[in-house]
This is a predicted complex of two RNAs, RNase P RNA and transfer RNA, with 394 nucleotides together.
RNA sequence: ACUGAGCAGCCGCGGACAGAUGCGAAAGCUGCUGCCCGAGGAAAGUCCGGGCUCCACAAGGCAGGAAUAACGGCUAACGGCCGCCGGGGGCGACCCCAGGGAAAGUGCAACAGAAAUAAACCGCCCGCAAGGGCAAGGGUGGAAAGGCGAGGUAAGAGCUCACCGGCGCUGCGGAGACGCAGCGGCCAUGUAAACCCUAUUCGGAGCAACACCGCGGAAAGACAUAAGCGAGCCUUGCGCGUCUUUAGGAGGUGGCAUUGAGCAGGUACGGCAACGACCUGCCAAGAUAGAUGGCUGCUCACGACAGAACCCGGCUUACAGGU
RNA sequence: GGGACAUAGCUCAGCUGGGAGAGCGCUGCGUUCGCAACGCAGAGGUCGCGGGUUCGAAUCCCGUUGUCUCC
Numbered sequence: 001a002c003u004g005a006g007c008a009g010c011c012g013c014g015g016a017c018a019g020a021u022g023c024g025a026a027a028g029c030u031g032c033u034g035c036c037c038g039a040g041g042a043a044a045g046u047c048c049g050g051g052c053u054c055c056a057c058a059a060g061g062c063a064g065g066a067a068u069a070a071c072g073g074c075u076a077a078c079g080g081c082c083g084c085c086g087g088g089g090g091c092g093a094c095c096c097c098a099g100g101g102a103a104a105g106u107g108c109a110a111c112a113g114a115a116a117u118a119a120a121c122c123g124c125c126c127g128c129a130a131g132g133g134c135a136a137g138g139g140u141g142g143a144a145a146g147g148c149g150a151g152g153u154a155a156g157a158g159c160u161c162a163c164c165g166g167c168g169c170u171g172c173g174g175a176g177a178c179g180c181a182g183c184g185g186c187c188a189u190g191u192a193a194a195c196c197c198u199a200u201u202c203g204g205a206g207c208a209a210c211a212c213c214g215c216g217g218a219a220a221g222a223c224a225u226a227a228g229c230g231a232g233c234c235u236u237g238c239g240c241g242u243c244u245u246u247a248g249g250a251g252g253u254g255g256c257a258u259u260g261a262g263c264a265g266g267u268a269c270g271g272c273a274a275c276g277a278c279c280u281g282c283c284a285a286g287a288u289a290g291a292u293g294g295c296u297g298c299u300c301a302c303g304a305c306a307g308a309a310c311c312c313g314g315c316u317u318a319c320a321g322g323u
Numbered sequence: 324g325g326g327a328c329a330u331a332g333c334u335c336a337g338c339u340g341g342g343a344g345a346g347c348g349c350u351g352c353g354u355u356c357g358c359a360a361c362g363c364a365g366a367g368g369u370c371g372c373g374g375g376u377u378c379g380a381a382u383c384c385c386g387u388u389g390u391c392u393c394c
Stems, first nucleotide, its partner, number of pairs: 001323003005299007013038003017034003022029002040305001044316002047314005052206004065202005071083004085099001086097004100197002105195002107191003121138002123134004146164002149161003165187002167184007210254004218246006228240003262282006269276002300303001324393006332347004341378001349365005371387005
C1' cells in the first nucleotide's frame, strides 16, 4: 500500500417496479405473487474543503477575528494530492520537516556563570606605581561575541591572508523555489507551536436548513340574533350558529438519493506524477423507532474495527487474519 | 452544532514556560490514666494518554481517550 472470508440452498427483514385480488367516491391502503436491489474502508471523529437552503441583496472596502505559510502544478475547492527545492536522519533502498520574517519594535532566557546581547572574574601585555591596552586561554551554560590555521603584535584582535559557514552585490543557468562562479571583512545569540510584522484566504447559520399542505382550539369582522340551550328563577347582556380573514402549527409531504465534481472496464491518448482526455457499459441502499439476520452443507487463513440518516472530495483515528 | 475539565486516596490551586503544592485523609513520635483535639516529623505524583516546539513543557501546539455541560 492492497484486501476486509468465499460458494450453494432454505427461511426472515427494508425498499423500487410489475401483476392480480380486496377495501375506498377518489387520492390511496392492507395482505399476496413475481423480479431486482440492500452498509463501510473507515459508514466513526466532525478536523478541513465544497454542493444545497435561508438570512432583502452577498459585489466591494475598513476594523476585529480565524486559518495557512519555500516553489511549480493538479483539483469544483482545500490546510488535500503530485512533483521539485532547501534542511535533517540512514551504509543503503528510502524516510521525516508547523519550511515566511529575529536586520521594524516589545517581551523572555530559571540555575550556573564576571558577563545572556551586553562584558571582564581568573588571565595576557605596558608601567615602579597610579593607570592604561587586550579578549587568545581557563571556567559556567542549551547558547559566550563567526570557525580554524598562518601572519602580525608589547600582548592581542577579521587587524591582514588562505579555507569553511552566513549575509549583501554582480554574472550565468533554471518556469520558479534555488544552484554555480566571482567580488565585498559586512559577521548580526536563541525563542514568533511569546506578543508582533508580512503575504494569501475566509460574510453568517445550518437538512431540527428550507419550501408546501394543514386538524382542533384562539382572535377579528360580517350576517343572523326567529326558535332553542347555558348558570336556581325572571329581565338585560354574553356565549353556543353560518361565512370570511388573520396569527399560529398537532401532524403530514417535499428536500431525499436513478443523472451525480456518479460507478465499472478499456486506450499503441497527453503528462515524470497527481490528474486530465476519449470510448464502452451501468443506474446500484435509503428509513422515520429506523431494514443486513438465522439455519444447513462444503472450503479456508476460523473471521478484527465496526452500522448509512441531505450529499460529495480529503484528513485523522480504530482494526483479527492475509498479500 | 458548540464549550469546559482531567494534577497525591478525596476536594482543589499552580497553566503570561524553569521549586510540583495546599486543605482533609494516612503513618510515626510527643501530649493524656486512655481517647479526641493539638504540636512536631514523614510517606504518598506516568500532572488522562501519544507525539512535537523549546536549552527546558503540568503550562505552548497537534492528535486521541473519558467525563460534564449548553443550544